[in-house]
RNA sequence: UUCUUAUCAAGAGAGGUAGAGGGAAUGGCCCGAUGAUACCUCAGCAACCUUCAGCCGCGGAUGGCUGAAAAGGUGCUAAGUCCAUCAAGUUCGUGAAUGAACUUGAAAGAUAAGAA
Numbered sequence: 001u002u003c004u005u006a007u008c009a010a011g012a013g014a015g016g017u018a019g020a021g022g023g024a025a026u027g028g029c030c031c032g033a034u035g036a037u038a039c040c041u042c043a044g045c046a047a048c049c050u051u052c053a054g055c056c057g058c059g060g061a062u063g064g065c066u067g068a069a070a071a072g073g074u075g076c077u078a079a080g081u082c083c084a085u086c087a088a089g090u091u092c093g094u095g096a097a098u099g100a101a102c103u104u105g106a107a108a109g110a111u112a113a114g115a116a
Stems, first nucleotide, its partner, number of pairs: 001116008013042005021031003026084003043077003048073002050069007081108001085106008
């Protein structure tokens, strides 16, 4: 980097260094010299991997479900993935349309685990 699977409405910030851009991209909207972004330290959140217990399943192994924990590997700690895009549907609206709100699916993105 690519592929597969799962999740994405919840949760959790202080200090230091540095100094102008940042929130993926485009548009909007927002954050930012009352210091953003980044890095470091400490703290925290969560529970993907992990550990423990119970149950289920199997010829055996792999495995599935539920609960608990937080030592370790990641991740995360402004705003729903900040909002949107595409398709279908429902409702509202209009003379008809444009349109508005919502739902579902897809795309894009992020994170984890596995594989190449």
Molecule: SAM riboswitch aptamer (S box leader)
Organism: Fictibacillus terranigra